[in-house]
RNA sequence: UAUUGUGAAGGGCAAAGCUAUCGAAAGGUAGCGGCGCAAAGCUAUAGGGCCUUCUCCGUCACUCACGGAAUGGCAGCCAGUUGCCAAC
Numbered sequence: 001u002a003u004u005g006u007g008a009a010g011g012g013c014a015a016a017g018c019u020a021u022c023g024a025a026a027g028g029u030a031g032c033g034g035c036g037c038a039a040a041g042c043u044a045u046a047g048g049g050c051c052u053u054c055u056c057c058g059u060c061a062c063u064c065a066c067g068g069a070a071u072g073g074c075a076g077c078c079a080g081u082u083g084c085c086a087a088c
Stems, first nucleotide, its partner, number of pairs: 003087003012037002017032006035076001041081003047078002049074003055069005
């Protein structure tokens, strides 16, 4: 330096759910919790994908409803990037 993650050490992160709180929602934050994770670290105006629709646009005489659009989100979907330990 490349590949790999079977064993060891120190450990790390934390799904669902519940509580509080912010938010229109998706979702975020904190605590409990622990499904899992060798990048479950970081990156979401500048790759793809997914979620949501306060608002805007369209249909409708209006409301409701339906359809469309992120500027709102997701890094524990792929991806990009950096990196610990061990084996070889």
The RNA shown here (c-di-GMP-I riboswitch aptamer) has 88 nucleotides. Its Rfam family is "c-di-GMP-I riboswitch aptamer". Rfam links the family to the GO term cyclic-di-GMP binding. Its mean pLDDT, the model's own confidence on a scale to 100, is 82.